RNA sequence: CGGGGCGUAGCGCAGUUUGGUAGCGCGUGGGCAUCGGGAGCCCAAGGUCGCCGGUUCGAGUCCGGCCGCCCCGA
Repeated sequence: CGGGGCGUAGCGCAGUUUGGUAGCGCGUGGGCAUCGGGAGCCCAAGGUCGCCGGUUCGAGUCCGGCCGCCCCGA
């Protein structure tokens, strides 16, 4: 320098195909239960969806540019 993949909650990821309420597990907080814990069950909080712009009534999703990480090639 060229090509490809990835970036979404504290962590690991789905959701992109077909634009239409942002979700799952773990973790965290509270509750139930227990003599007290653990396990279990219930509830809750937590997100500028990497950044900027565009298209659209509407963008995590489509388009453009940029940033970061990984892989391949030269």
Model confidence (mean pLDDT): 82 of 100.
A computed fold for a 74-nucleotide RNA from an Armatimonadota bacterium, annotated as transfer RNA.
The sequence is in RNAcentral, with records from ENA.
Its Rfam family is "tRNA".